Transfer RNA from Elusimicrobia bacterium RIFCSPLOWO2_01_FULL_54_10, 71 nucleotides, folded computationally.
The sequence was found in a public genome assembly.
Rfam family: tRNA. Rfam classes the family as a transfer RNA.
The organism belongs to Elusimicrobiota, within Bacteria.
RNA sequence: GCGGGUGUGGUUCAGUGGUAGAAUGCUACCUUGCCAAGGUAGAGAUACGGGUUCGAUUCCCGUCACCCGCU
Numbered sequence: 001g002c003g004g005g006u007g008u009g010g011u012u013c014a015g016u017g018g019u020a021g022a023a024u025g026c027u028a029c030c031u032u033g034c035c036a037a038g039g040u041a042g043a044g045a046u047a048c049g050g051g052u053u054c055g056a057u058u059c060c061c062g063u064c065a066c067c068c069g070c071u
Base pairs, nucleotide, nucleotide: 001070002069003068004067005066006065007064010024011023012022013021018054026042027041028040029039030038047063048062049061050060051059
């Protein structure tokens, strides 16, 4: 230099053109004599910039970061 892949709560991962979910973690409360375990509620995320569309996290283009291969 060329090609390919990945990017989603703090972390690990789903997901799909129409309100973005789970586990775990965090906070509060309940339960317990205390801790642990358990229960209820809550906060928290689509890498960035454009385009298409009534509507984009999803489709297209570019940029960035990481990974793999080729040279």